[in-house]
RNA sequence: GAAACAAGCCGGCUUAUCGCCUUACGCAUCGGCGUGAUGAGGAAAGUCCGAACAGCAUAGAGCACCGUGCUACCUAACGGGUAGGCGGGCGGUUGGUGACGACCGUCUGACAGCCAGUACAACAGAAAAUAAACCGCCUUCGGGUCAGGGUGAAAAGGUAGGGUAAGAGCCUACCGCUCGGGCAGCGAUGCACGAGGCAUGGUAAACCUCACGGGCUGAAAGGCCAAAUAAGCCGCCGUUGUCCGUUUGCUCGACGGCAACCUUCGGGUUACGGUGGUGGGUAGGUCGUUAGAGGUGGCGUGUGACCGUCAUCCCAGAUAAAUGAUAAGCGAUUCGCCGCAAGGCGUUGAACAGAAUUCGGCUUACAGGCUUGUUUCUUUU
Numbered sequence: 001g002a003a004a005c006a007a008g009c010c011g012g013c014u015u016a017u018c019g020c021c022u023u024a025c026g027c028a029u030c031g032g033c034g035u036g037a038u039g040a041g042g043a044a045a046g047u048c049c050g051a052a053c054a055g056c057a058u059a060g061a062g063c064a065c066c067g068u069g070c071u072a073c074c075u076a077a078c079g080g081g082u083a084g085g086c087g088g089g090c091g092g093u094u095g096g097u098g099a100c101g102a103c104c105g106u107c108u109g110a111c112a113g114c115c116a117g118u119a120c121a122a123c124a125g126a127a128a129a130u131a132a133a134c135c136g137c138c139u140u141c142g143g144g145u146c147a148g149g150g151u152g153a154a155a156a157g158g159u160a161g162g163g164u165a166a167g168a169g170c171c172u173a174c175c176g177c178u179c180g181g182g183c184a185g186c187g188a189u190g191c192a193c194g195a196g197g198c199a200u201g202g203u204a205a206a207c208c209u210c211a212c213g214g215g216c217u218g219a220a221a222g223g224c225c226a227a228a229u230a231a232g233c234c235g236c237c238g239u240u241g242u243c244c245g246u247u248u249g250c251u252c253g254a255c256g257g258c259a260a261c262c263u264u265c266g267g268g269u270u271a272c273g274g275u276g277g278u279g280g281g282u283a284g285g286u287c288g289u290u291a292g293a294g295g296u297g298g299c300g301u302g303u304g305a306c307c308g309u310c311a312u313c314c315c316a317g318a319u320a321a322a323u324g325a326u327a328a329g330c331g332a333u334u335c336g337c338c339g340c341a342a343g344g345c346g347u348u349g350a351a352c353a354g355a356a357u358u359c360g361g362c363u364u365a366c367a368g369g370c371u372u373g374u375u376u377c378u379u380u381u
Stems, first nucleotide, its partner, number of pairs: 001377010012330007020039001022037006041352001045363002048361005053218004065214005070084005085111001086109010112209002117207002119203002134149002136145003157175006176198001177196004182191003222287004232278008241258001243257005259270004294313007335346004
């Protein structure tokens, strides 16, 4: 210097003009005007988890149902994160005749329990879990044999040797496995030792068992104020009159209506009309609503997630939804041409996307650029 992998950061800039949301101040007797300040993201997204906050429900306990599931820690909490353990994949180095093992890097695992119980295993295959003989091998023709072949997602430990009629943990060594106590570790687990020839396998994203957790609904939550119109309720006045309603605003006219019961005759009750009030809901307004598990920087503790402390800052709040447009300059990048190369000329002109109560995560999308670390290769000294 290049490539690969991993982690993190940035993700168009400057000036001018014209606008938009919110807001402070000033002016204006309404609707406004002027000046100033402020105005998207790393994911604002998906709405998948967890909370804050709010309303509803709620004696207590258990069952059912749902979720989570290696260990320790972090956190307000989590199905999130950090560190570690174990298993698996890939790459590299290496030991061994071999089975297999060791180290480094990187990615990854719903990673508790199938010697509590129950259930399941299509097709193929001889046989699918109380083992089994299709081919093959051997045979004294009764049978023996799971080493080889082949089937399958899965076939009853593996390698090397001995052994045998042929074979087989049948025997030996090693590799692997199981069990036991010991040591190390908070723990998951690891290490060495001893014992066992080691049939009793797989599926728990099958029922199930164990441990832990879980009321429901979401900002269209919810609190407050509250118009017109038409009902409801209360008071007052009127009900054959200078009455009420309809008929074009007015007059005349026309049409329709003016009730029932009780009474001590004063009036009362109901009904109808008028008028004043009251009143729940709706439209609408307002709060919730952005000062917060907040940001930035320093110091300190910790391997780390995180935590502590000091200083400093205030950083969009709309409600159909503002955060934009134009011009000039600069420009990452793309493509073409020229050049041995460095580079030059022309062209193109910036990804994904976009707040809607607020946080912590996860997931998904993303042109291009930068930084750091590891490994490999190359060059120079």